[in-house]
Background:
Two RNAs folded together computationally: RNase P RNA and transfer RNA, 527 nucleotides in total. Rfam match: Bacterial RNase P class A. By type it is a ribozyme.
RNA sequence: GUAUUGGACCGGGUGAUCGCUGUCAUUGCAAAAGGGCAGAGGAAAGUCCGAACUCCAGAGAGCAGUGUGCCGGAUAACGUCCGGGAUGGCGCUCUUGAGCGGGGUCCCCGACACGCGGCGGUUUUGGCGUGGCGGGGCUCCCAUCAAGCGCGUCAGACGGAAAGCGCAACAGAAAGCAUACCGCCCUGGCCGCAAGGUUAGGGUAAGGGUGAAAAGGUGCGGUAAGAGCGCACCGCUCGCGCAGUAAUGCACGAGGCACGGCAAACCCCACACGGAGCAAGACCAAAUAGGAAGGGAGCGGUCGUCGGUAACGGCAGCCGUACGUGCCUGCUCGGCGCGUCUGAACCUUCGGGUAGGUCGCUUGAGCCAUCCAGUAAUGGAUGGCCCAGAGGAAUGAUCGCCGACGGCGGCAACGCCGUACAGAAUUCGGCUUACAGGUCCAAUAUCACU
RNA sequence: GGCGGUGUAGCUCAGGUGGUUAGAGCGACGGUCUCAUAAUCCGUAGGUCGUAGGUUCGAGUCCUACCGCCGCCACCA
Repeated sequence: GUAUUGGACCGGGUGAUCGCUGUCAUUGCAAAAGGGCAGAGGAAAGUCCGAACUCCAGAGAGCAGUGUGCCGGAUAACGUCCGGGAUGGCGCUCUUGAGCGGGGUCCCCGACACGCGGCGGUUUUGGCGUGGCGGGGCUCCCAUCAAGCGCGUCAGACGGAAAGCGCAACAGAAAGCAUACCGCCCUGGCCGCAAGGUUAGGGUAAGGGUGAAAAGGUGCGGUAAGAGCGCACCGCUCGCGCAGUAAUGCACGAGGCACGGCAAACCCCACACGGAGCAAGACCAAAUAGGAAGGGAGCGGUCGUCGGUAACGGCAGCCGUACGUGCCUGCUCGGCGCGUCUGAACCUUCGGGUAGGUCGCUUGAGCCAUCCAGUAAUGGAUGGCCCAGAGGAAUGAUCGCCGACGGCGGCAACGCCGUACAGAAUUCGGCUUACAGGUCCAAUAUCACU
Repeated sequence: GGCGGUGUAGCUCAGGUGGUUAGAGCGACGGUCUCAUAAUCCGUAGGUCGUAGGUUCGAGUCCUACCGCCGCCACCA
């Protein structure tokens, strides 16, 4: 320098003219006029989480439902962020094993060529040495593959499968307290001179084969063949100790291994969750038919008062119980309010009227600088600053100059064209998604130079 | 602005505790029947299950993100 990965940031500048919104002061009786200042984003987006704020008789219990899920910390809170742990992917070093291919001084065998002949044979066709060639063993190097320790880096919705109900198509002998297709081995019978073949019984799970997954893995021993059958290392389970706030790690001992996968289907465990949302809500003003249809539940006791000679009747209240209905936003219980013969309360549907103003509405978990605490997220202190508030909804348009990138034309100078995603709507903290181009940092790889 | 629902063949819908090759009706096309048309009968084609990613051996189905479509929500009594 280039490439890849990860992270942080910017995302045109400047001037003129004409407009728009808000605000400040001036002039003006008012209408209004001219002037100063400010005026979209990193995502304003998706509305996916968490809050503030507001309202819902101030929201009770159980069930159901929804969400979260290693540990610690940060925070107003969170599914976010920071740090750590374990796991997985990738890269590198090392160890062990397998192994394509290649080499070799060594050993063995084979045929061939040459040489030797004192030994053997001569009814025989051998022996020794040398040479290269071929094969095997041994050993070395090594493409590649598998497993493991360690280091680095990156990633993720990372509780539980010895509570339960389940699932695993096809293939395969067998898919979960297993099984035996090919194979390997033993024994008996039969056939065969033998090698072996065949059949019956048994052993085995090393090898082959199926599959996404096959009942611990590798090596050595062992065995008729095999097997945690035995041993070493790794993994697993249990116990105990040490370190750590913890997740967890390390060490020791015991156990030959029981307890495979799926919870991003159900489920279990722990924790959290009342509901609605600024079209929330508060105030003022204007207008209309407090309209129509449907649903719609009672008795007993008792006090007071009025009328009445009395029986009794009217009005209103209390208690008990039942019912209706609304709320506690799914269900049950429980609680509270209103009502119970009148077609009232309440509910559902259809209609009628207005679509005006003010507040909520931007000073806030606010922004900037410095210092301090902390590995960091973040917190604290001091100083400074005020930074859009519209409402059928402002934040724009045109031109000049400069700059960056891309395309086209041109030998060149240069000329022309284009400029990303997108736009506040109660406000914050996050996440996710979109994004032309540019800047910086770190790691890795590679190239050039010293 | 806020809230909710939905997406499977040309159309209307099934399939929803994951399993080999996703079905039904109507429609389309070809044939049968008829002098001809319709109806009937027989057959055929037509689907990346809205898009992408993930979990899983395996996704129309489970999870996440994005895209499209539809609906509801003002005040007065």